[in-house]
Context: one part of a larger RNA
RNA sequence: UGACAAGGGCCCGCACAAGCGGUGGAGUUUGUGGUUUUAUUCGAUGCAACGCGAAGAACCUUACCAGGGUUUGACAUCCUGCGAAUCUCUUUGAAACGAGAGAGUGCCUUUUGAACGCAGUGACAGGUGGUGCAUGGCUGUCGUCAACUCGUGUCGUGAGAUGUUGGGUUAAGUCCCGCAACGAGCGCAACCCACGUUUUUAGUUUCCAGCAUUUGGUUGGGCACUCUAAAGAGACCGCCGGUGAUAAACCGGAGGAAGGGGGGGAUGAGGUCAAGUCAUCAUGCCCCUUACAUCCUGGGCUACACACGUACUACAAUGCUACGGACAAAGGGCAGCAAGUUCGCGAGGACAAGCAAAUCCCAUAAACCGUGGCUCAGUUCAGAUUGUAGGCUGCAACUCGCCUACGUGAAGAAGGAAUCGCUAGUAAUCGCAGGUCAGCAUACUGCGGUGAAUACGUUCCCGGGCCUUGUACA
Numbered sequence: 001u002g003a004c005a006a007g008g009g010c011c012c013g014c015a016c017a018a019g020c021g022g023u024g025g026a027g028u029u030u031g032u033g034g035u036u037u038u039a040u041u042c043g044a045u046g047c048a049a050c051g052c053g054a055a056g057a058a059c060c061u062u063a064c065c066a067g068g069g070u071u072u073g074a075c076a077u078c079c080u081g082c083g084a085a086u087c088u089c090u091u092u093g094a095a096a097c098g099a100g101a102g103a104g105u106g107c108c109u110u111u112u113g114a115a116c117g118c119a120g121u122g123a124c125a126g127g128u129g130g131u132g133c134a135u136g137g138c139u140g141u142c143g144u145c146a147a148c149u150c151g152u153g154u155c156g157u158g159a160g161a162u163g164u165u166g167g168g169u170u171a172a173g174u175c176c177c178g179c180a181a182c183g184a185g186c187g188c189a190a191c192c193c194a195c196g197u198u199u200u201u202a203g204u205u206u207c208c209a210g211c212a213u214u215u216g217g218u219u220g221g222g223c224a225c226u227c228u229a230a231a232g233a234g235a236c237c238g239c240c241g242g243u244g245a246u247a248a249a250c251c252g253g254a255g256g257a258a259g260g261g262g263g264g265g266a267u268g269a270g271g272u273c274a275a276g277u278c279a280u281c282a283u284g285c286c287c288c289u290u291a292c293a294u295c296c297u298g299g300g301c302u303a304c305a306c307a308c309g310u311a312c313u314a315c316a317a318u319g320c321u322a323c324g325g326a327c328a329a330a331g332g333g334c335a336g337c338a339a340g341u342u343c344g345c346g347a348g349g350a351c352a353a354g355c356a357a358a359u360c361c362c363a364u365a366a367a368c369c370g371u372g373g374c375u376c377a378g379u380u381c382a383g384a385u386u387g388u389a390g391g392c393u394g395c396a397a398c399u400c401g402c403c404u405a406c407g408u409g410a411a412g413a414a415g416g417a418a419u420c421g422c423u424a425g426u427a428a429u430c431g432c433a434g435g436u437c438a439g440c441a442u443a444c445u446g447c448g449g450u451g452a453a454u455a456c457g458u459u460c461c462c463g464g465g466c467c468u469u470g471u472a473c474a
Stems, first nucleotide, its partner, number of pairs: 001474002003471003007468007015458002019422005026313003030309004034304002042053002064299007073124001077123002079120005086103006107113001126288002129286003135282002137277003140273001142271001148185005153162003166177003192265002195262001197233007207222002211220002236259001239253005315415001319374007331362003336355002340351004381412001386407007428450007
């Protein structure tokens, strides 16, 4: 100087407390361990692995296994020879591959040209083989915590100290005052994005107050309003009062759409964990080179006594069910979204307008409201499992897809010890969209609707910051 302490002081955080809803019990989903397997490819493993890489494993993907093939190779450059390329047919085979027949003679130029194909030769290709403890890059974490340092000066033999400590204050090493320090840098904050108010400009594809018109903003008409999207304005403790050291600041008030950081996002200092990744990529070294390379078919990654994590759906009456009625936002669309008509109980099928979209479509939002039924029951709760018949995608749904109809109707009566999230448009609850994608979403990422309770407080648990004391630690 650090680190540590079942030492002390000060302070903070959904850390506790106060509340609300969960997990742990059930069924299913998904990931992991284990076991099994020819193979169940590999990685991730306390917080910070376990709906993680994977924004989507039937083939492909695919790296694994079995079998069948190839060996200058599936891919790149160079050299030599032949042939345009390319297309069609027959045959073997599970396919890859192999065997054979035919069509075709291009472009540029007159050559040993270019592209492409076949054959050959060796330089080489190739490796998702190893090492993340050889590395780059990227990422997680402490932590959006308030810290981490430097120059000059001063002090100390020196390691170092000072500054950065102290008194206040702040979300903050934020600011003020003091001080052998004076300054500075990276962080903090601000500058950036969108939300909340408003002005101006603009008015189609949006909108409709008044006028006419219509089933309908449908049409004429109108930019007033909504909205769209560009530029501004607005908030600064600016004003008033109080507290304070007359400071920084804090408390209350006015005005205001908004008030003391307005709410949210992006933004992650120096470092820590030999943290993660050689399987995104790049890369040193090592290893394979008729095989650890490469092509194909089939299988596997989907197994199942069991254990754990994350979710979904429930156990019901604040509910379920039938019919009727209302209100979003944000997105996506041409190998696409599809209105409408029609067929089908339905999933869907047939025909098909419109739309590269403020124009058309996906698209009825659902919870909610009204009326009727159910009356506490394993039920008109719950929907697992399973039988039959169908639909869709796709060469192909057996292993192993999703959906529909009818039938079947399991566990489940609110979940032990323990444990998680959340402080406001939040939790809880309700639906909608998107990416991935031929098909497949209880996952993920967004969007809006309805909309709470509680916080006395900092003794205790956990994590963190500053000062100080001690030390058998470095």
Model confidence (mean pLDDT): 84 of 100. A computed fold for a 474-nucleotide part of an RNA from an uncultured marine cyanobacterium, annotated as small-subunit ribosomal RNA, 3' major domain. The full RNA is in RNAcentral, with records from ENA.